[in-house]
RNA sequence: AACGAAAAUGGCAAACUUAUUGAAAAGUAAGGACGCAAAGCCUAUGGAUCUAAGGUCAAUUAACUAGGAUAGCCGGGUUGCCGAAG
Numbered sequence: 001a002a003c004g005a006a007a008a009u010g011g012c013a014a015a016c017u018u019a020u021u022g023a024a025a026a027g028u029a030a031g032g033a034c035g036c037a038a039a040g041c042c043u044a045u046g047g048a049u050c051u052a053a054g055g056u057c058a059a060u061u062a063a064c065u066a067g068g069a070u071a072g073c074c075g076g077g078u079u080g081c082c083g084a085a086g
Stems, first nucleotide, its partner, number of pairs: 003083002011036002016031006034072001040078004046074002048070004054065003
């Protein structure tokens, strides 16, 4: 440098439930553990997915869209614990 064990020490916490914020996607807190070797931090102006109060449309439930959301979808940047095998 790379790699990741039926190892050790710790860490995080999906679904769901309750409370709360929001038009929604979703966020936050508590409970809870499906998982995670970066599920630490940054990147949403790398790609992707979700939403559509407002706006466009003669009008709407359709469509499109300014905007919004997700970093536990993939990718990128950066820092870092442990050490069996190869």